[in-house]
RNA sequence: GCGGGUGUGGUGUAGCCUGGUCUAACACGCCUCCCUGUCACGGAGGAGAUCGUGGGUUCAAAUCCCAUCGCCCGCG
Numbered sequence: 001g002c003g004g005g006u007g008u009g010g011u012g013u014a015g016c017c018u019g020g021u022c023u024a025a026c027a028c029g030c031c032u033c034c035c036u037g038u039c040a041c042g043g044a045g046g047a048g049a050u051c052g053u054g055g056g057u058u059c060a061a062a063u064c065c066c067a068u069c070g071c072c073c074g075c076g
Base pairs, nucleotide, nucleotide: 001075002074003073004072005071006070007069010028011027012026013025020059030046031045032044033043034042052068053067054066055065056064
């Protein structure tokens, strides 16, 4: 330099191909309450990501298109 993969709450993933419909869902973690003599377990509730970044298409974009950055793999 060329090609491919990947990037979504604190962590790990789903959703992307087939754009919408109420909120971006699940597990763990975190906070509050209940339960318990206490802790743990269990139960109820809550905070936390506008989806790597910037643009474009569209009435509407995590999802389609372009560029770009980080990481990983391969080729030269």

Record summary:
A computed fold for a 76-nucleotide RNA from Parcubacteria group bacterium GW2011_GWA2_45_30, annotated as transfer RNA. The sequence was found in a public genome assembly. It matches the Rfam family "tRNA". NCBI's taxonomy places the organism under Bacteria, Bacteria candidate phyla.